[in-house]
Description: TPP riboswitch aptamer (THI element) from a Hyphomicrobiales bacterium, 104 nucleotides, folded computationally. Taxonomically the source falls in Hyphomicrobiales (Bacteria, Pseudomonadati, Pseudomonadota, Alphaproteobacteria). It matches the Rfam family "TPP riboswitch aptamer (THI element)". The literature on the family includes a 2007 paper in RNA by Welz and Breaker, "Ligand binding and gene control characteristics of tandem riboswitches in Bacillus anthracis". About the family: Vitamin B(1) in its active form thiamin pyrophosphate (TPP) is an essential coenzyme that is synthesised by coupling of pyrimidine and thiazole moieties in bacteria. The previously detected thiamin-regulatory element, thi box was extended, resulting in a new, highly conserved RNA secondary structure, the THI element, which is widely distributed in eubacteria and also occurs in some archaea. Analysis of operon structures identified a large number of new candidate thiamin-regulated genes, mostly transporters, in various prokaryotic organisms. Rfam links the family to the GO term thiamine pyrophosphate binding. Its mean pLDDT, the model's own confidence on a scale to 100, is 76.
């Protein structure tokens, strides 16, 4: 000095379940799991905001009202899955400030 990865920047994917108990309903409270089970909105669309995750891609969706275990219940757990799909760009020659990692 150069890649690479870590990490930061913008942009952009994505999920948001399942019990119990009150309660005319609308809702409130409580548990389970998990990184995330939240707010607004008449419901629903939708919007924000936390997570997560962006091709080395298990974030996340499809199979799937699967299959097996387990459990009060539920993608809880495992299989399916060496299946299919699934969202990139930079890190400057400008400002400001810290820092300067690992490996080749």
């Nucleotide at each position: 000095a150069g890649g690479a990865c870590a990490c930061g920047c913008u942009u952009g994917g994505g999920g948001u379940g399942c019990c119990c108990g009150a309660u005319c309903g609308a809702u409130c409270g409580g548990g389970c799991u998990g990184a995330g089970a939240g707010g607004c909105u008449u419901u629903c669309c939708g919007c924000c905001a936390a997570c997560c995750c962006a091709u080395c891609g298990a974030a996340c969706c499809u199979g799937a009202a699967c299959c097996g275990g387990g459990u009060c219940a539920u993608g809880c757990c495992g299989g399916c899955g060496g299946a299919g799909g699934a969202a990139a760009g930079c890190g400057a020659u400008g400002c400001a400030g810290a820092u300067g990692g690992u490996c080749c």
It was read from a public genome assembly, where an Rfam model found it.